RNA sequence: GGGAGAGUGGCGGAAUUGGUAGACGCGCUGGAUUCAAAAUCCAGUUGUGGUGACACAGUGGGGGUUCGAUUCCCCCCUCUCCUA
Repeated sequence: GGGAGAGUGGCGGAAUUGGUAGACGCGCUGGAUUCAAAAUCCAGUUGUGGUGACACAGUGGGGGUUCGAUUCCCCCCUCUCCUA
C1' cells in the first nucleotide's frame, strides 16, 4: 500500500429483512441475613438538569437517505486480523 472485521451505559456483551436502544452477566447503590464480614436473597442502576412530575441528550466523529437509522450510503478517526 491492498483486503476483511470491529467501535453500544462503569466493564464484558445483546439488539441488524430499518419501527419502544441497552437483554443477560459483572460491578455499584439500598435492604434482608450475620456479633461483624463473606456467600446468598430482594429491589434499583445510560448520562445530564430538576425536590419532583418530567425535560433534554445518547450506539467512535461528521454528513446523507428515510415518516423513522445501532441497523442503509459516503468521508474521517481508532483498534484487530490477513496479504505484499

This is a predicted structure of an 84-nucleotide RNA (transfer RNA) from a Gammaproteobacteria bacterium. The RNAcentral record of the sequence draws on ENA. Rfam family: tRNA. Gene Ontology term of the family: triplet codon-amino acid adaptor activity. The same sequence occurs in records of 2 taxa. Model confidence (mean pLDDT): 80 of 100.